Predicted 3D model of RNase P RNA and transfer RNA as a complex of 431 nucleotides. The prediction has a mean pLDDT of 77. Rfam match: Bacterial RNase P class A. Gene Ontology terms of the family: dimeric ribonuclease P complex, tRNA processing and ribonuclease P activity.
RNA sequence: CAGGCAGGCUAUCCUAUCGCCUCGUGCACGGCGCGGGGAGGAAAGUCGGGACAACACAGAGCACCAUACUUCCCAGACGGAAGGUCACACGAAGGUGUGAACAGCAAGUGCCACAGAAAAUAACCGCCUAUGUCGAAAUUCGGCAGGUAAGGGUGAAAAUGUGGGGUAAGAGCCCACGCCACGGUUUGGUGACAGUCCGUGGGGGUAAACCUUAUGGGUUGCAAGACCAAGUAUGCCGGUGAUACGGGUUGCUCGCCCAAUACCGGCGGGUAGGUCGCAAGAGGUAUCCGGUGACGGGUAUCCCAGAUAAAUGAUAGGACACGACAGAAUCCCGCUUAUCGGCCUGCCUGAUUU
RNA sequence: GGGCGAUUAGCUCAGAUGGUUAGAGUACUUGCUUGACAUGCAAGGAGUCACUGGUUCAAUUCCAGUAUCGCCCACCA
Repeated sequence: CAGGCAGGCUAUCCUAUCGCCUCGUGCACGGCGCGGGGAGGAAAGUCGGGACAACACAGAGCACCAUACUUCCCAGACGGAAGGUCACACGAAGGUGUGAACAGCAAGUGCCACAGAAAAUAACCGCCUAUGUCGAAAUUCGGCAGGUAAGGGUGAAAAUGUGGGGUAAGAGCCCACGCCACGGUUUGGUGACAGUCCGUGGGGGUAAACCUUAUGGGUUGCAAGACCAAGUAUGCCGGUGAUACGGGUUGCUCGCCCAAUACCGGCGGGUAGGUCGCAAGAGGUAUCCGGUGACGGGUAUCCCAGAUAAAUGAUAGGACACGACAGAAUCCCGCUUAUCGGCCUGCCUGAUUU
Repeated sequence: GGGCGAUUAGCUCAGAUGGUUAGAGUACUUGCUUGACAUGCAAGGAGUCACUGGUUCAAUUCCAGUAUCGCCCACCA
């Protein structure tokens, strides 16, 4: 310098004029003037987690759902950081990179098509005839009973790998070294875990099959909910009826709460208005300190969208790299997905120069 | 805005515990029947099981993400 990978940041710009929404302020107030602010990194999907609100400031059990290596961070989380283990790729190796729904099938149950003898209570071919029995025959051969998981074939998968002993042939049948599980011991580490030693044991796969273990989760969702105004039919049907066989809360049971112009469900009737919730917050920016890091703490400074048919635009001129995905609707933190380009950092490869 | 569900042949729908070839009706094509048509009879074709990835020996089915479509939820007495 070129290319690739990973991560982070950014998201056309400038000037003028005219508009739109909102906050503050002033005034001579159907409004006008002045000043401030006016979409995003994803505002999206609504996938996690919260805040907030109502129901008892949310209580118990069952069911249901979710999660699943460790430590830490965060308000919290299924998110993030740093590690552990396993798998894969590269490398001669030390190692580097990527990925992981990463508890349990050596608890129980289920399932494993086709092929195959057999898919978990394995004898089809093959091997053996030590044992029993029958026949021939004369110590060998054949049949039957039987033994055998070393070899073959089938399959995604065939009963712990290698070597030795052993045997009729074989086999964890026995032994050594491995692999793995469980229990104990000890060293290092906060821990997952890694290593040493001892003992017991030997296992098909599947839990994104039921399930088991542990932990967590009350339900609903700003159309939550509080208040005001206007208007209508205290109308009709059904259910319930004071200590529990009602109603509300919930999937169910209990518990709690409610009571006669009562409550619930349905039909019918009315309204289609306003205020709050609603933006000062787990806030932003700068800087210092602590930490491997996520992040935390201190100081200074700033106030930064708030609509309701729903504002954030139009016109003219200029610049260049010619402009992507896309637009708030209670708020926040994450994740995922979409995205023309530009910049920065780290790693790898190649080339050139010194 | 919030909550929930679905996607299988041109159309409307089944399907199962994950397994050999995914079915039915309708529509379509061909033949027979008719003088010709309709009807009827016989045969046939038509599928990326919405898409992408994962789990598994094996996925339309289980899990995750994406896309498209649909449904429900106002207040008052």